Context: one part of a larger RNA
């Protein structure tokens, strides 16, 4: 000088309370561990692995296994040699790939003979090549303490020194925030402010967008941009006024103006450093291995197996529901190898069909809960859908092994779930449904986006965590 402590003070934080919904018991999705297997590729393992890397595992993807194959090579550069490239098209084979035939001669230079540039066979060697090993060599990125409020210089000053002081104390705040005192003075990194977004008005500007007049089935036409919106510029909030308390200070407490008060809400933004945290499987590199194989190419199988254990999640176990009929309101997105209207057909899932639109124009597009009617009557049920059977539709070279939907039947465990644990303070939680990334084709993941909309916080003894002081110490 840390670190610890079932030591003291003091403060924070959905940390405990206080209240809502859950997980844990059920089927099912999915990741994992274990077992199996010829493989079940690989890697993340307490918080900080386990719907994680993977924002798509039928082939492909792929790095795994199992057969056939290749060896200057799939692919880089460089040396000779031959041919333009390229196109068609027979046979064998699972296909890679072997072996035939046919066409075809370009393009610069140059009278031309050749030569050159790009491709393509073929030789011999430097050589490529590795998803091979070490994340305990490492770079570069990320995670996590934790958006906690801290982490440090320079002078000075104390101490033999290690150090210390400033950074400690009283206040005060979300915060080393600000005040005030002090062997201190002063600075940097962090905090906050500058950015984006949302909430309120102002002016520019009006199409495709809107409609206060007229018309219409219809924003349809006219007319017009007032309103709404749309995006660009400013304005608005500063404890700045007012009382109180405070140490006259910082500042807190009420107030009135005000669309918005005291960081208004949300987001980007993450200090010194910890975890030899994680990645040599994006990259990118050290050193070590393989070099007719640990590299290369093909076709099949495997990442999807299944006594079991655990994470995360969907669906339920019903009447604040179920279903059947009617009716209403969204916002963010996407679309030319896309989006796909009306109209047909089909119980559907889709097919036909072809308008429109490179999109505030046209499309995806029907929000669902929700409100009116009915109905069901507490039952394993008109709950609640898993299995299982059959008939289909997509999308693809191909749905066995291993897609998604859809129609008919079939209906399984489940009657709110032990110990125990999880979120969540507001436009949050619950709840409803819609988009999009990837993506031929698939999602209960994710990521966004609106609708409907609550209870509670008395309070800090106690559990976690953390931050500042102090105090013991066979720790370092």
């Nucleotide at each position: 000088u840390g670190a610890c402590g079932g030591g003291g003070a003091c403060c924070c934080g959905c940390a405990c309370a206080a209240g809502c919904g859950g997980u844990g018991g059920a089927u099912g999705a999915u990741g994992u561990g274990g077992u199996u297997u010829a493989a079940u590729u690989c890697g993340a393992u307490g918080c900080a692995a386990c719907g994680c890397g993977a924002a798509a595992a039928a082939c492909c993807u792929u790095a795994c296994c199992u057969a056939c194959c290749c060896u200057u090579g799939a692919c880089a550069u460089g040396u000779c040699a031959a041919g333009a490239a390229u196109u068609u098209u027979g046979c064998a084979g699972a296909g890679a790939u072997g072996u035939g035939a046919a066409a075809g001669u370009g393009c610069u230079c140059g009278a031309a003979a050749g030569a050159g540039a790009a491709c393509u066979u073929g030789a011999a060697c430097a050589c490529a090549g590795g998803u091979g090993c070490u994340g305990c060599a490492u770079g570069g990125c990320c995670g996590u303490c934790g958006u906690c409020a801290g982490c440090u210089c320079g002078u000075g000053u104390c101490g033999u020194g290690a150090g210390a002081u400033g950074u400690u104390g009283g206040g005060u705040u979300a915060a080393g925030u600000c005040c005030c005192g002090c062997a201190a003075c002063g600075a940097g990194c962090g905090c906050a402010a500058c950015c984006c977004u949302u909430g309120u008005c102002a002016u520019u500007a009006g199409u495709u967008g809107c409609u206060a007049c007229a018309u219409u089935u219809a924003g349809u036409u006219g007319g017009g941009c007032a309103c709404u919106c749309u995006a660009a510029u400013g304005a608005g909030a500063c404890u700045g006024c007012c009382g109180g308390u405070g140490a006259c200070a910082a500042a807190c407490c009420g107030g009135a103006g005000g669309a918005a008060g005291g960081u208004g809400g949300g987001g980007a933004u993450g200090a010194c450093g910890u975890c030899a945290g994680g990645u040599c499987c994006u990259c990118a590199u050290g050193g070590c291995c393989c070099u007719u194989a640990u590299g290369g190419g093909u076709a099949g199988g495997g990442c999807u197996a299944c006594a079991c254990a655990c994470g995360u999640c969907a669906u339920a176990c019903a009447a604040u529901g179920g279903c059947c009929g009617g009716u209403a309101c969204a916002g963010a997105g996407g679309g030319u190898u896309g989006c796909c209207a009306a109209c047909c057909c089909g119980c559907g899932a889709g097919g036909g069909g072809g308008a429109g639109c490179c999109a505030a124009u046209c499309c995806c597009a029907g929000a669902a809960a929700g409100c009116c009617g009915g109905u069901c009557g507490u039952a394993g049920u008109c709950c609640g859908g898993a299995u299982c059977g059959u008939a289909g539709u997509c999308u693809g070279c191909a749905a066995c092994u291993c897609g998604a939907c859809u129609g008919c039947g079939u209906g399984a465990a489940g009657u709110c779930g032990g110990a125990a644990u999880c979120g969540c303070u507001a436009g949050u939680a619950a709840u409803c449904g819609c988009g999009g990334a990837u993506c031929a084709g698939c999602u209960u993941g994710c990521c966004g986006c609106g609708g409907u909309g609550a209870a509670u916080a008395c309070g800090u003894u106690c559990c976690c965590g953390g931050g500042u002081c102090u105090u013991g110490u066979a720790c370092a």